[in-house]
Molecule: SAM riboswitch aptamer (S box leader)
Organism: Sporolactobacillus mangiferae
RNA sequence: UUCUUAUCCAGAGAGGCGGAGGGACUGGCCCGAUGAAACCCGGCAACCAAAAAGCAGCAGCUUAUAGGUGCCAAUUCCUGCAAGAUCCGGUCGGAUUUUGAGAGAUAAGAG
Numbered sequence: 001u002u003c004u005u006a007u008c009c010a011g012a013g014a015g016g017c018g019g020a021g022g023g024a025c026u027g028g029c030c031c032g033a034u035g036a037a038a039c040c041c042g043g044c045a046a047c048c049a050a051a052a053a054g055c056a057g058c059a060g061c062u063u064a065u066a067g068g069u070g071c072c073a074a075u076u077c078c079u080g081c082a083a084g085a086u087c088c089g090g091u092c093g094g095a096u097u098u099u100g101a102g103a104g105a106u107a108a109g110a111g
Stems, first nucleotide, its partner, number of pairs: 001111008013041001015040002021031003025080001027078002042072003046069003052063004076103001081100009
């Protein structure tokens, strides 16, 4: 960096340090000197999961502790494309909403 599969309405500190930014991107809307990011500690438990235990005739399955990755405002904060429904103006557009796709994130596997 590419591909495949799965998941994305749950959960997570009044700590230290640091000093102005942050929420991927677009447009919004937010968070932030009552202290942003980064880092440390702490926490959560999504995916993988040694050992151990249980089940099974075997292959294997289950539980999920150590450990690996990840995560810790707001649904992935909402939205961006398409279709449907309702409403408003009316060759089309707007508002609300539902479904699907896209984009993104994370894990595992493969290149």